The prediction has a mean pLDDT of 81. A computed fold for a 76-nucleotide RNA from Rhizobiales bacterium TMED143, annotated as transfer RNA. Rfam family: tRNA. RNAcentral holds the sequence, with entries from ENA. The source organism's lineage runs through Bacteria, Pseudomonadati, Pseudomonadota, Alphaproteobacteria and Hyphomicrobiales.
[in-house]
RNA sequence: GCGCCUGUAACUCAGCGGAUAGAGUGUCGGUCUACGAAACCGAAGGUCAGAUGUUCGAAUCAUCUCAGGCGCACCA
Numbered sequence: 001g002c003g004c005c006u007g008u009a010a011c012u013c014a015g016c017g018g019a020u021a022g023a024g025u026g027u028c029g030g031u032c033u034a035c036g037a038a039a040c041c042g043a044a045g046g047u048c049a050g051a052u053g054u055u056c057g058a059a060u061c062a063u064c065u066c067a068g069g070c071g072c073a074c075c076a
Base pairs, nucleotide, nucleotide: 001072002071003070004069005068006067007066010025011024012023013022018056027043028042029041030040031039049065050064051063052062053061
C1' cells in the first nucleotide's frame, strides 16, 4: 500500500429499514437476615465510533474518516 472482519450501557453481547434500542454481569436502592452472601423486587446507566448521503423513516443501506484485529504485498 491492497483486501476482509469488528466498533451498540462500566464489561460481555443481542438487535428484520418501522413501537420508547434490549439481555446477562456489574453499580445503586429495597425486601429478606443478628450481619453479610444468595434469592427476589425496583432504579440509574446509550449522541448505536465520527461525518455526510439515500429514504416518509437508518443502530441497520451507501461513501469518507477514525480505532482495533486478520490476511496479502513491499522492504535497498